A computed fold for an 88-nucleotide RNA from a Betaproteobacteria bacterium, annotated as c-di-GMP-I riboswitch aptamer.
Its mean pLDDT, the model's own confidence on a scale to 100, is 81.
NCBI's taxonomy places the organism under Bacteria, Pseudomonadati, Pseudomonadota, Betaproteobacteria.
It matches the Rfam family "c-di-GMP-I riboswitch aptamer". Its family is annotated with cyclic-di-GMP binding in the Gene Ontology. Rfam describes the family as follows. GEMM was predicted in a large-scale screen for bacterial structured RNA regulatory elements.
[in-house]
RNA sequence: AUCUGUAAAGGGCAAGCCCCAGCGUAAGCUAGGGUACGCAAAACUUCCGAUCUGAGGGCUAGGUUCCUUUGAUAGCGGGGUUGCCAGA
Repeated sequence: AUCUGUAAAGGGCAAGCCCCAGCGUAAGCUAGGGUACGCAAAACUUCCGAUCUGAGGGCUAGGUUCCUUUGAUAGCGGGGUUGCCAGA
């Protein structure tokens, strides 16, 4: 350096729920605490796909429909970057 692996050792993260404060139209997000579904990259990154949202805009006779923008999900996949330990 490359490949493989997991919990052997040392550790890490934190779904959901509860308390509490805030941001956002919303999806959802942020900060602190408790618990622990799970994860070998559940570390970072929207490049591709997928899903969710719709203030505004469009279509429309009309709009609780549809489309789209702005956004969101990195714990929905793929890609890119970085990384602990062990073995080869």